The prediction has a mean pLDDT of 76. The RNA shown here (c-di-GMP-I riboswitch aptamer) has 116 nucleotides and comes from Candidatus Jettenia ecosi. Lineage of the source: Bacteria > Pseudomonadati > Planctomycetota > Candidatus Brocadiaceae > Candidatus Jettenia. The model forms 94% of the base pairs in the Rfam consensus.
RNA sequence: AUUCGACAAAGGUAAACCCUGAGCGAUCAGGGGGCGCAAAGGAAAGGGUCUUUAAUCUGGUAGAGACGCAUAAUAAUGCGUCUCUACGGUGAAUAAAAGAUAGCCUUACUGCCGAA
Numbered sequence: 001a002u003u004c005g006a007c008a009a010a011g012g013u014a015a016a017c018c019c020u021g022a023g024c025g026a027u028c029a030g031g032g033g034g035c036g037c038a039a040a041g042g043a044a045a046g047g048g049u050c051u052u053u054a055a056u057c058u059g060g061u062a063g064a065g066a067c068g069c070a071u072a073a074u075a076a077u078g079c080g081u082c083u084c085u086a087c088g089g090u091g092a093a094u095a096a097a098a099g100a101u102a103g104c105c106u107u108a109c110u111g112c113c114g115a116a
Base pairs, nucleotide, nucleotide: 004114005113012037013036017032018031019030020029021028022027035103041109043107045106046105047104048101049100050099051098052097053096056092057091060087061086062085063084064083065082066081067080068079069078070077071076
């Protein structure tokens, strides 16, 4: 120096959850907390996952039209089917854009200690 990582020493970090704040959201920041971590240090380059938006499909509501049926009787009402338009939301999968995640993996970079 490299690999490696001990019931070592000194320290570090901080999951879930709770409070406050930021964000549409994934998530993030601060405080508490401590499951864990030898790179759980910093970096979104590759993959994964997640979010938002747009388009597509499905289904919903409202309106309009056509047809059919019933009541009815020439005026309507109700129901059903189909078509079109609008709306906001649910769900599905696809690819795209913009993001999130370094405590999902890979990658390159940096770093404390030193038993075997």